[in-house]
Notes
Two RNAs folded together computationally: RNase P RNA and transfer RNA, 447 nucleotides in total. Rfam match: Bacterial RNase P class A. By type it is a ribozyme. Rfam's curators write: Ribonuclease P (RNase P) is a ubiquitous endoribonuclease, found in archaea, bacteria and eukarya as well as chloroplasts and mitochondria.
C1' cells in the first nucleotide's frame, strides 16, 4: 500500500412559538410528564390469549426432513456432520428412502429397464485356395445362438482407464479410482469418520408414495359482561330420606367414525363520532453488572417502566448546529464561501422469528498479495 | 386490522411437466358495393405466460421469494 471476509452500530441534534392523541393533577383559567420503526412493512411461519363441544382415541388432511442443543415454540437460531464453492478469511446447501411398491423419462435411437440396428463371435450351407488329406486361411449367406467392446443417438446407455482372460465379449478375474448399502471392529454423545468384508440393478420422491416426527378449527372486527326490545321456558319413568343413580323420549356436536354432551342453560335484534373490558404499566419486558456455556442462550442481583385509540395523533413555523454535497484557494496540514433535511417507512392485540425495501456513514476483528524496516 | 382467491393476445378463456403456447371474439389487408354492414378468402398480427431464484435432461404447468389486482368479516 491494494484486493477481500465477517460481525456489530447509527441512520441526524438544541432552541422557540404554535398545534395534535394518551394519563395525571386543578373548581377553573391551566400545568406537568409520555408520544413509532429497524424494518412499525409482506403477513410467509411460530408461540401467548379467546371462542368454538367438556378436547380423549383413530382415520383424512396439512407441514417438516443430516446429528446434537437453544427455546413459550418453529419452517427460527447455534455448535458441529457432509457435500458444492474459494490459494485463504469464509460461505452456500428444500442435506431421510429410487434394493418395498406404481408411475414418467419428450424427439432422437434398435434399446430408456429389460432390449440386438450396424458391428463382433459361434453353429450351418454355398464358393474359392492351399494341404503332409487330419484340416488350415479366405469370401459370402436367410435362419438360430452369444455378445453391452466399438459405431451411432440421446440429457442420460449398465461403474471409469489398463492389463488378463475368452470363440467374441463381459466386475468374469485382478490393480488403481469411483459408488452403494448391508455386515463386523475401532473412535465420537450423534450426524459421521477410518480399516475389513460383501456388492456395483439409470434418472426422477420441489411425481404419487415410504419411514420418523409435529398437527383439532377460527381468529382480538377473538371473544367476555352490561344496557334496551322481542322471542322462548321441555321433559317422562323406576331406584333412592338425600346428594345421586339407571332406562327411555327428545336435541346438539368443528372434515369423518369411534364416541361426547345437555334437557333450561338461552334465541334474535339494536346502538355505530362503539357502554365497560380484552387493551396499553408487571411483561417468554428493556437496561447494566456477575457467574455458568464454544455458542444459541440460562442463573442471580441493581435500576427503569417505555405510544396507543372513536375507523386510527405523532405536526407546521423560525433560528442555530454537526455529518454529507459543491465551487474556490491552498505551505496538501487545511481554509474560506454556498447549500441545506437528504434513504426505505410509519404503530393498531401482544410477543419470537423469517422474508423484503432502505441517501448517506461509523466501528471491531480476520485473509491473501505487493513493498520497505 | 384479519382472512381468502386470482394473474396466459386488445378481450373471454384453452392447454398430461415434452417439439415453433392454442381457441372465439377483435383487429389488419383483400374480394365484394356507388359507399358502408353482413358475406368470402387470407394474415397469429397483438405473448420475455405478472418478476426473480430453484428442481428436473426439458417449468405456462412443481417449489420458493417478490410485484400488481380482486373478494370477504362487526
Nucleotide at each position: 500500500g491494494g484486493a477481500g471476509g465477517a460481525c456489530g452500530c447509527c441512520g441526524g441534534g438544541c432552541c422557540g412559538u404554535c398545534g395534535c392523541g394518551g394519563c395525571g393533577c386543578g373548581c377553573g383559567a391551566g400545568c406537568g410528564c409520555c408520544g413509532a420503526g429497524g424494518a412499525a412493512c409482506g403477513u410467509c411461519c411460530g408461540g401467548g390469549c379467546u371462542c368454538c363441544a367438556u378436547c380423549g382415541g383413530g382415520c383424512a388432511g396439512g407441514g417438516u426432513g443430516c446429528a446434537g442443543g437453544a427455546u413459550a415454540a418453529c419452517g427460527u437460531c447455534c455448535u458441529g456432520u457432509c457435500g458444492g464453492g474459494g490459494c485463504g478469511a469464509c460461505u452456500c446447501g428444500a442435506a431421510g428412502g429410487a434394493a418395498a411398491g406404481u408411475g414418467c423419462c419428450a424427439c432422437a435411437g434398435a434399446a430408456a429397464c429389460a432390449u440386438a440396428c450396424c458391428g463382433c463371435c459361434g453353429c450351418c450351407g454355398c464358393g474359392g485356395g492351399c494341404u503332409u488329406c487330419g484340416g488350415c486361411c479366405u469370401g459370402u449367406g436367410a435362419a438360430c445362438g452369444g455378445u453391452a467392446a466399438g459405431g451411432g443417438u440421446g440429457a442420460a446407455a449398465u461403474c471409469g482407464u489398463g492389463c488378463g482372460g475368452u470363440a467374441a465379449g463381459a466386475g468374469c478375474g485382478c490393480a488403481c479410482g469411483g459408488c452403494g448399502u448391508c455386515c463386523c471392529g475401532c473412535g465420537g454423545a450423534g450426524a459421521c469418520g477410518c480399516g475389513g468384508g460383501c456388492g456395483c440393478g439409470g434418472g426422477u420422491a420441489a411425481a404419487c408414495c415410504c419411514c420418523a416426527c409435529c398437527u383439532g378449527g377460527a381468529g382480538c372486527a377473538a371473544g367476555a359482561c352490561a344496557g334496551c326490545u322481542c322471542g322462548a321456558u321441555a321433559c317422562c319413568u323406576c331406584c333412592g330420606u338425600g346428594a345421586g343413580g339407571a332406562g327411555g323420549c327428545c336435541g346438539c356436536c368443528g372434515g369423518c367414525c369411534c364416541g361426547g354432551c345437555g334437557g333450561a342453560a338461552c334465541g334474535a335484534g339494536c346502538g355505530a363520532a362503539c357502554g365497560u373490558c380484552g387493551c396499553a404499566a408487571c411483561g417468554a419486558g428493556g437496561u447494566c453488572g456477575u457467574c455458568c456455556g464454544u455458542g444459541a442462550g440460562g442463573g442471580c442481583g441493581g435500576c427503569c417502566c417505555c405510544a396507543g385509540a372513536g375507523a386510527g395523533a405523532u405536526g407546521a413555523c423560525g433560528g442555530c448546529c454537526a455529518c454529507g454535497g459543491c465551487u474556490u484557494c491552498u505551505u496538501c496540514g487545511g481554509a474560506a464561501g454556498c447549500u441545506u433535511u437528504g434513504a426505505c417507512a410509519g404503530a393498531a392485540u401482544c410477543c419470537g422469528g423469517c422474508g423484503u425495501a432502505c441517501a448517506g456513514g461509523c466501528g471491531u476483528c480476520c485473509u491473501c498479495c505487493g513493498c520497505g524496516c | 386490522g384479519c382472512c381468502c382467491c386470482c394473474g396466459u393476445a386488445g378481450c373471454u378463456c384453452a392447454a398430461u411437466g415434452g417439439a415453433u403456447a392454442g381457441a372465439g371474439c377483435g383487429c389488419c389487408g383483400g374480394c365484394c358495393u356507388a359507399c358502408g354492414a353482413a358475406g368470402c378468402c387470407g394474415g397469429g398480427u397483438c405473448g420475455u405466460u405478472g418478476u426473480g431464484c430453484g428442481u428436473u435432461c426439458a417449468a405456462g404447468u412443481c417449489g420458493u421469494a417478490c410485484c400488481g389486482g380482486g373478494g370477504g368479516c362487526a